This is a predicted structure of a 476-nucleotide part of an RNA (small-subunit ribosomal RNA, 3' major domain) from Gossypium mustelinum. NCBI's taxonomy places the organism under Eukaryota, Streptophyta, Euphyllophyta, Mesangiospermae, Gossypium.
[in-house]
Context: one part of a larger RNA
RNA sequence: UGACGGUGGCCAACACAAGCGGUGGAGCAUGUGGUUUAAUUUGAUGCAAAGUGAAGAACCUUACUAGGGCUUAACAUGCCGCGAAUCCUUUUGAAAGGGAGGGGUGCCUUAUCGAAUACGGACACAUGUGGUGCAUGGCUGUUGUUAGCUUGUGUCGUAAGUUGUUGGAUUAAGUCCCGCAAUGAGCGCAACCCUCAUGUUUAGUUGCCACUGUUGAGUAUGGAACCCUUAACAGACUAGCGGUGAUAAGCCGGAGGAAGGUGAGGAUGACAUUAAGUCAUCAUGCCCCUUAUGCCCUAGAGGACACAUGUGUUACAAUGGAUGGGAUAAAGGGUCACGAUCCCACGAGGGUGAGCUAACUCUAAAAACCCAUUCUCAGUUUAGAUUGCAGGCUGUAACUUGCCCGCAUGAAGCCAGAAUCGUUAGUAAUCGCCUGCCAGCCAUACAACGGUGAAUUCAUUCCCAGGUCUGAUACA
Numbered sequence: 001u002g003a004c005g006g007u008g009g010c011c012a013a014c015a016c017a018a019g020c021g022g023u024g025g026a027g028c029a030u031g032u033g034g035u036u037u038a039a040u041u042u043g044a045u046g047c048a049a050a051g052u053g054a055a056g057a058a059c060c061u062u063a064c065u066a067g068g069g070c071u072u073a074a075c076a077u078g079c080c081g082c083g084a085a086u087c088c089u090u091u092u093g094a095a096a097g098g099g100a101g102g103g104g105u106g107c108c109u110u111a112u113c114g115a116a117u118a119c120g121g122a123c124a125c126a127u128g129u130g131g132u133g134c135a136u137g138g139c140u141g142u143u144g145u146u147a148g149c150u151u152g153u154g155u156c157g158u159a160a161g162u163u164g165u166u167g168g169a170u171u172a173a174g175u176c177c178c179g180c181a182a183u184g185a186g187c188g189c190a191a192c193c194c195u196c197a198u199g200u201u202u203a204g205u206u207g208c209c210a211c212u213g214u215u216g217a218g219u220a221u222g223g224a225a226c227c228c229u230u231a232a233c234a235g236a237c238u239a240g241c242g243g244u245g246a247u248a249a250g251c252c253g254g255a256g257g258a259a260g261g262u263g264a265g266g267a268u269g270a271c272a273u274u275a276a277g278u279c280a281u282c283a284u285g286c287c288c289c290u291u292a293u294g295c296c297c298u299a300g301a302g303g304a305c306a307c308a309u310g311u312g313u314u315a316c317a318a319u320g321g322a323u324g325g326g327a328u329a330a331a332g333g334g335u336c337a338c339g340a341u342c343c344c345a346c347g348a349g350g351g352u353g354a355g356c357u358a359a360c361u362c363u364a365a366a367a368a369c370c371c372a373u374u375c376u377c378a379g380u381u382u383a384g385a386u387u388g389c390a391g392g393c394u395g396u397a398a399c400u401u402g403c404c405c406g407c408a409u410g411a412a413g414c415c416a417g418a419a420u421c422g423u424u425a426g427u428a429a430u431c432g433c434c435u436g437c438c439a440g441c442c443a444u445a446c447a448a449c450g451g452u453g454a455a456u457u458c459a460u461u462c463c464c465a466g467g468u469c470u471g472a473u474a475c476a
Stems, first nucleotide, its partner, number of pairs: 001476002003473001008469004015460001019423005026314008034305002042053002064300007077124002079121003083117001087102006107114001128288001130287003136283002138278003141274001143272001148187006154163001156161001167178002193266004198234004203229002208223003237260001241253004303442001320375007332363003338355001342351003382413001387408003391404003429452004
């Protein structure tokens, strides 16, 4: 100087407390371990692995296994030979591939070459999702959006080092003020950026309003006040007032204001730490393979199943279930697409194909909610697993292994032990809706979007991890 302590002081944090809702018990979905297997490809393993890489495994993907093939190779560059090339028919085969036959003979041209392309040959090579993340780059997680980490000059000390950065007060903050052998500065903090909340101006079509018209919607005409959209500005700074404080920084209160003390959310992640993660995004050193650890194909596996565990979802009901009617979003996506309308079907869906390259049209029905009727506390008109039968869709193909529909079936489950998680306001809880990937979809996921909308704390005694000062230490 650090590290450490069941040392002390100070401080902050959904860390505790106070509430609300979960997990742990049940069924299912999904990931992981284990076991099994020809293969169940592989990485990730406390927090910081386990609905993670994977924004989508029937084939492909695919890296695994079995079998069938190839060896200058699926791909690149160079050399030689030969033929333009694309193409068609037939045969063998599971396919890849192999055999046979036919057609064609173009561009450029100095009539040789050349360009492009196929085949054959020799060699340099090519290839590798093979190994090493403990050889690496790059990227990322975590401590942590925590308030820290450093440096020039000077001072002190023989030196390692110290001071500044400590102290008082304050802050979300090494934030700011005062003091001080320190005085300056840098990376962080904050601000600058984006979204939301208010207003003004700008611009009015496909959006908005009025009227005409029809009465079912539209259309036509006019308007720029409103809504909304577009993009420029204003606005919030402890600015003004009172109290408090050291006449400071600040803190407290009320006022005005759409918004008040960082207005709310996001992006933004210092010096470092963890030989953290990734050689399977990519790149790359070294090692290894080279008739195979490379390449092509078919089929299978990755979806197995005594069990253990993580993350979710659906429930256990009356604040509910069922039936009928009624109301109200936001944000997305669409031309190899979204697909209205009408007809058929109980339905999934089928036929038809208007409109829309989208503020125009389609997806599209929002759901919780409200009204009415019914059920009356039961394993039930709860819950929906499982299974049977009959169908639909996508796709060469749905057996392993897709999704959906109808009828029948109707399991466990009556609120969950020890323990444990999230959360402080438009939050929790609850309700639906949509994108991406995508032929289809195992999505109950992920990522967005809005609707309804609480309770409690406002404190630091304790638990956990952290910051800072301090003195102890047989540690470095």